Transfer RNA from a Candidatus Microgenomates bacterium, 71 nucleotides, folded computationally. It was read from a public genome assembly. The source organism's lineage runs through Bacteria, Bacteria candidate phyla and Candidatus Microgenomatota. Rfam family: tRNA. The family's RNA type in Rfam is transfer RNA.
Formats: sequence, structure tokens, C1' cells
RNA sequence: GCGGGUGUAGUUGAGUGGUACAAUGCGUCCUUGCCAAGGAUGAGCCGGGGGUUCGAUUCCCCUCACCCGCU
Repeated sequence: GCGGGUGUAGUUGAGUGGUACAAUGCGUCCUUGCCAAGGAUGAGCCGGGGGUUCGAUUCCCCUCACCCGCU
């Protein structure tokens, strides 16, 4: 330099155009004499920019980070 892959909540992942989910963690409450376990409830996320579309996490382009291959 060229090609491919990945990027979603603090962490690990799901999500092929229409309300963004789960597990775990975190806050509050209940249960218990205390801890642990259990239950209820809440906060918190689509790497960045542009395009297509009535509507984009999703499709297209550029870019950034990481990983793999080629030279």
C1' cells in the first nucleotide's frame, strides 16, 4: 500500500428498514436478627461524518479504532 472482518448500556452478547433487548453489574425498596440467596422497580447504550428513505442500529459512501490475510 491492497483486501476482508468487527465496533450496540460499566462488561459480555442478541437485534437483516418501523417502541433498541438480554445476562451480569449499579441505585432504591421488599423479604431476613445479619450476610448470602430471592423478589419488585429505576437509571444507563447503536465509534464519528455524510447519503438513500416517510422512517436507518439495519442499506450505500467516507473516516476512526482494533483484528486477520496479501504485498